[in-house]
Description:
The RNA shown here (transfer RNA) has 73 nucleotides and comes from a Candidatus Dojkabacteria bacterium. Rfam family: tRNA. The family's RNA type in Rfam is transfer RNA. The sequence is in RNAcentral, with records from ENA. Model confidence (mean pLDDT): 81 of 100. The organism belongs to Candidatus Dojkabacteria, within Bacteria.
RNA sequence: GGGGCCUUAGCUUAGCUGGUAGAGCGCACGAAUGGCAUUCGUGAGGUCACGAGUUCAAUCCUCGUAGGCUCCA
Numbered sequence: 001g002g003g004g005c006c007u008u009a010g011c012u013u014a015g016c017u018g019g020u021a022g023a024g025c026g027c028a029c030g031a032a033u034g035g036c037a038u039u040c041g042u043g044a045g046g047u048c049a050c051g052a053g054u055u056c057a058a059u060c061c062u063c064g065u066a067g068g069c070u071c072c073a
Base pairs, nucleotide, nucleotide: 001072002071003070004069005068006067007066010025011024012023013022019056027043028042029041030040031039032038049065050064051063052062053061
């Protein structure tokens, strides 16, 4: 320098053919227990890496940028 793959909540991640984003762990609160642990319930937490384009509508499609992994030189 060139090719491929990945980037979604604090962490690990799901997300179908484009139709307005979920789970587990963690966190906060509550209940059960004399207390801890544990279990159960409720809740908060997301500019979907960043910018632009296509579209009535983009996490999803296209282009560019950044970072990571990998292959070739």